[in-house]
RNA sequence: CCCUUAGAGUUUGCUUUUGGCUCAGGACGAACGCUGGCGGCGUGCUUAAUACAUGCAAGUCGAACGGAGGCAGAGACUUCGGUUUCUGUCUUAGUGGCGAACGGGUGAGUAACGCGUGAAUAACCUGACUCAAAGAGGGGGAUAACAAUCGGAAACGAUUGCUAAUACCGCAUAAGACCACAACACCGCAUGAUGAAGGGGUCAAAGAGAUAUCGCUUUGAGAGGGGUUCGCGUCCCAUUAGGUAGUUGGAGGGGUAACGGCCCACCAAGCCAACGAUGGGUAGCCGAGCUGAGAGGCUGAUCGGCCACACUGGAACUGAGACACGGUCCAGACUCCUACGGGAGGCAGCAGUAGGGAAUAUUGGGCAAUGGGCGCAAGCCUGACCCAGCAACGCCGCGUGAGGGAAGAAGGUUUUCGGAUUGUAAACCUCUGUCCUAUGUGACGAAGGAAGUGACGGUAGCAUAGGAGGAAGCCCCGGCUAACUACGUGCCAGCAGCCGCGGUAAUACGUAGGGGGCGAGCGUUGUCCGGAAUUACUGGGCGUAAAGGGUGCGUAGGCGGUUUGGUAAGUUGGAUGUGAAAUACCCGGGCUUAACUUGGGGGCUGCAUCCAAUACUGCUGAACUUGAGUGCAGGAGAGGAAAGCAGAAUUCCGAGUGUAGCGGUGAAAUGCGUAGAGAUUCGGAGGAACACCAGUGGCGAAGGCGGCCUACUGGGCUCUAACUGACGCUGAGGCUCGAAAGUGUGGGGAGCAAACAGAAGUAGAUACCCUGGUAGUCCACACUGUAAACGAUGAUUGCUAGGUGUGGGGGGUUCUACCCCCCUCCGUGCCGGAGCUAACGCAAUAAGCAAUCCACCUGGGGAGUACGGCCGCAAGGCUGAAACUCAAAGGAAUUGACGGGGGCCCGCACAAGCAGUGGAUUAUGUGGUUUAAUUCGAAGCAACGCGAAGAACCUUACCAGGUCUUGACAUCCGACUAACGAGGCAGAGAUGCGUCAGGUGCCCUUCGGGGAAAGUCGAGACAGGUGGUGCAUGGUUGUCGUCAGCUCGUGUCGUGAGAUGUUGGGUUAAGUCCCGCAACGAGCGCAACCCCUGCCAUUAGUUGCUACGCAAGAGCACUCUAAUGGGACCGCUACCGACAAGGUGGAGGAAGGUGGGGACGACGUCAAAUCAUCAUGCCCCUUAUGACCUGGGUUACACACGUAAUACAAUGGCCGUUAACAGAGGGUAGCGAAGGCGCGAGCCGGAGCAAAUCCCCAAAAACGGUCUCAGUUCGGAUCGCAGGCUGCAACUCGCCUGCGUGAAGUCGGAAUUGCUAGUAAUCGCGGAUCAGCACGCCGCGGUGAAUAAAAUCCCGGGCCUUGUACUCACCGCC
Repeated sequence: CCCUUAGAGUUUGCUUUUGGCUCAGGACGAACGCUGGCGGCGUGCUUAAUACAUGCAAGUCGAACGGAGGCAGAGACUUCGGUUUCUGUCUUAGUGGCGAACGGGUGAGUAACGCGUGAAUAACCUGACUCAAAGAGGGGGAUAACAAUCGGAAACGAUUGCUAAUACCGCAUAAGACCACAACACCGCAUGAUGAAGGGGUCAAAGAGAUAUCGCUUUGAGAGGGGUUCGCGUCCCAUUAGGUAGUUGGAGGGGUAACGGCCCACCAAGCCAACGAUGGGUAGCCGAGCUGAGAGGCUGAUCGGCCACACUGGAACUGAGACACGGUCCAGACUCCUACGGGAGGCAGCAGUAGGGAAUAUUGGGCAAUGGGCGCAAGCCUGACCCAGCAACGCCGCGUGAGGGAAGAAGGUUUUCGGAUUGUAAACCUCUGUCCUAUGUGACGAAGGAAGUGACGGUAGCAUAGGAGGAAGCCCCGGCUAACUACGUGCCAGCAGCCGCGGUAAUACGUAGGGGGCGAGCGUUGUCCGGAAUUACUGGGCGUAAAGGGUGCGUAGGCGGUUUGGUAAGUUGGAUGUGAAAUACCCGGGCUUAACUUGGGGGCUGCAUCCAAUACUGCUGAACUUGAGUGCAGGAGAGGAAAGCAGAAUUCCGAGUGUAGCGGUGAAAUGCGUAGAGAUUCGGAGGAACACCAGUGGCGAAGGCGGCCUACUGGGCUCUAACUGACGCUGAGGCUCGAAAGUGUGGGGAGCAAACAGAAGUAGAUACCCUGGUAGUCCACACUGUAAACGAUGAUUGCUAGGUGUGGGGGGUUCUACCCCCCUCCGUGCCGGAGCUAACGCAAUAAGCAAUCCACCUGGGGAGUACGGCCGCAAGGCUGAAACUCAAAGGAAUUGACGGGGGCCCGCACAAGCAGUGGAUUAUGUGGUUUAAUUCGAAGCAACGCGAAGAACCUUACCAGGUCUUGACAUCCGACUAACGAGGCAGAGAUGCGUCAGGUGCCCUUCGGGGAAAGUCGAGACAGGUGGUGCAUGGUUGUCGUCAGCUCGUGUCGUGAGAUGUUGGGUUAAGUCCCGCAACGAGCGCAACCCCUGCCAUUAGUUGCUACGCAAGAGCACUCUAAUGGGACCGCUACCGACAAGGUGGAGGAAGGUGGGGACGACGUCAAAUCAUCAUGCCCCUUAUGACCUGGGUUACACACGUAAUACAAUGGCCGUUAACAGAGGGUAGCGAAGGCGCGAGCCGGAGCAAAUCCCCAAAAACGGUCUCAGUUCGGAUCGCAGGCUGCAACUCGCCUGCGUGAAGUCGGAAUUGCUAGUAAUCGCGGAUCAGCACGCCGCGGUGAAUAAAAUCCCGGGCCUUGUACUCACCGCC
């Protein structure tokens, strides 16, 4: 200077953290699904190194050789058929040469010097090629071919005979090479190498030819190629820990191109291994490819380098080179031929076939180019190669049209019915011609002296013409993640990568419309990397989330104090060599562009060698003292181990006293005891443990250690600074110690006590409780080797604020006397700052800041399990997986809820009382049952005299039957008409028939009519539904609860959820008030404001009242009425309290601490109740689930429950007396007086009253009498008869009266309800509903008690706190 590092979903009610799972990216030799226009460049059996039909893939040279054959020419002979010789030319089986070891394929084997990289070869080889030097003389014997004979089915041979060579063999020559000797010279890292005079030994050769040349032999050098050796690197498993006998080495020999146990005889006993030998599994290695910010991780297709292999295994031959893919031999498996005797074969060459598989191509063209073999050459061969074919398999490029075009068409979808959207999209107009089609033209690639030579290919390109004509799909649309609606479906069908969708309103399933993404592709699946800091070198952790070994000693290893010298291994710098090409990067070039290809450059982080530097580390020398150790002097201690001793207590034994129980528990029983227990006294035996002291005191490495004394013994601390001089720290393996329980052998055994027995308790109780009781607990010796062996915190060292206890030392101070006080070292606690931590918390005894070493962790479950190994007498221990399964499992903290947790407090919650319910009869509601129907709803409290303030019809929603279909009701349109219709007839009625019976209205008018309203008919839009869903809703209501709570703003604290405020001390009915306080304020609730009631005042007074004897009249003092005020506020006082808030008592007062009562119900809970009050979304019915009518039902009745009424009697029943005495209401379709009739219900009557005027209108009580405890003079059910009232109508199914009848019931089991004062109890009265019907409901007054003032046991509630694995919240979870 440049480049570069992205996260999200999912555990919870919520938060934070740990942690796994999942997703978004890129890549592929891919496959599958749907779809598919063109071109370029690449790529294409990853599986069965399975088996292969057929064709081709290695030949060439006649200028090495002898033959044979064909053709042409010439000659000779001729029986004229022909034979033969020579020359030329062509073909060639054979001999010979070169090649066949290259090229091409595959990856089975191989964990190896196989590969990579760098060295070595002084331990080696090298055909053809290049350069240099020298040479090629003269001979010889064979053999194939061929011929003949013979064997065999074939493959293929056998014998005899002839012949040539660049085939083969001696001899000569020897510059030179090699061998042994070697004067001398010289070099090297060691063995050692090189040069060399000299003499000795051994060893060569081939020719052909167009007379250019090409070959042959020897030697040296080079180039290129190869062999061998070494350093370093190169996967997993230690549940593979020991391996090895040619093994390791020696000297000798053999063998090789060459070194070497490579091989052999002898000698020695070594060699490899925790820095991982040996064994097992897997695998060709690399350049490179993919991914990644990088470090890394994964891969080893195509291209290139190396290796290995060629049906399987083995072996050699030839050769320069092979132990040889298309050679040989042997063995084996398989296939084929066969005359059964015997033979042939090897596609992992190119095509191709079968098979396997999810899956991978043509039995194509050409040697034109590049390259290879042979040849002097022409040339021949070449499935190497160049091309073409097939495949969207990949990368790259292009197209499927462009511009205009609003009536925003039609159609589709949706809708709140207005519209919106598809959408400039289409139609339509104007253009263009890439691809396409047709025709014409037509290459580069071809290089050489000229000519000739193109498979691709009539291809690419170019020109002309045609015509928008032939060319778009796939996936997705809940979040992650870009993109939404409708319908269908109804936990079904289905979706799903994770979380999760679907149980009647699904943006998640299916379809449609619309939208999003990519595009000749798009999705899915698989695999790899990434995200994943989730194996952490870069770059993590271990108190509680997974993770510190139970403890020490110590081996290897790792790390290590101060000063100085040397060295230069590590380290740093420079130089040189190498790091093949291709790939990748940068700058350029060529195909129209790109992919592709090509030139140049840098780089390839590595290895090796040399030089230099010396701070640090290492090695080495010298020195030091502070780390460590020793010595001297003190002093503490339940440190260890052995022996002895003491007292208290339990139990047992003996004896005495003594009598009926003891013991045990929640209560009991088993047990012990009259054969004398327990209790008590004395004596004795035996075992175990050591009260007080005793203390977050001491000691020890940990486990652990506690009466006293004795001898033995380990460690730590303090002081001093004499000695040694880094001797240190840690510590894998290893070894030691190691609670309790357990095991073995032998003792011992009082108490306690697994197992076991019995008793109890329980549904059961293999437990908790009780009575017994054996191992064991104790001792000795040996084993086991584990614990929540915990500080859940490894060891060591240094550093980093304080405060306060305590144990053991030292020093100071002091009058050197204690105590106190100060300083300091070691140990042990508490509090706390910085810092750390997810938080909790830790905090000089760190969980802080640093350093060293060791152990351990990597989601939960499976599992500390299985298998294997080691240890153990056994029990068991140590080491320690996988399959499978889940999307979590966890830590800490937070809010609630809960607790048979704690604290404080309240309520008719209990207690104290009074009256009841539960038993009886009846009424009423419900369940159940029944029924044609018994309509529906309400269901713990908070359903059940509830909706219903009143079911004979109606109501009515139910049932049966009879009827209607634009409808009983609403709006719109058209036509018509006045509408209508008493009485009458049919019918159960709805309804139908029907009358010159009746009747004709309103507004305007040009009098023709028109309009409004009404009705009838018709057509459809629609009406209608007490049909469903209260879990789609609004509204209303219940309940916790008239409980005192529920929240907010700002601030502060906390990473955050959240906390604080609202907690605390008092006080209150109250989050009421006071005080305190990181809080300060505020809101909804509480209280007050409102109504009734209690006292007074003022005002007003008729229908009220009366001081007038009555009436009239008058008046408004009183009662009363109804309007406005006053009054009560702990205001006063005493005490308590904190000088407060407030409390206790008192005075005054009608009333005293909220005077009494009502209305009023916070945030919320219960998917509480209601779709049948009403409203309403969606769904459903439409000649019916709508509408009308008659009758029936809702009133049924074996039974069960709730709520009431009336009773069971004497505080009572009955009869009588008398002027008894209220309040609040209601009244014109009404209340109904007086008077009269009736025993009565009631009737006749009709004064008065639209009401402070008139009417409805009291009972209990009081007084007197009677009954005398009975199923009664109690009680009144039930039934009979006779009546009354209402109503169209009292049969199902009303109320009342009189007479008669006279049931159960004698105070109610378990259980349970209400009430604290004008209350409970008791007595009657009124009202709503209503024709009638009240024991219900809502109100009203009369009479009028008892008990509590204390406590918190039950129930419910409030506040604080604590635990939690609950949060659907204990009816939980498990």
Molecule: small-subunit ribosomal RNA
Organism: uncultured bacterium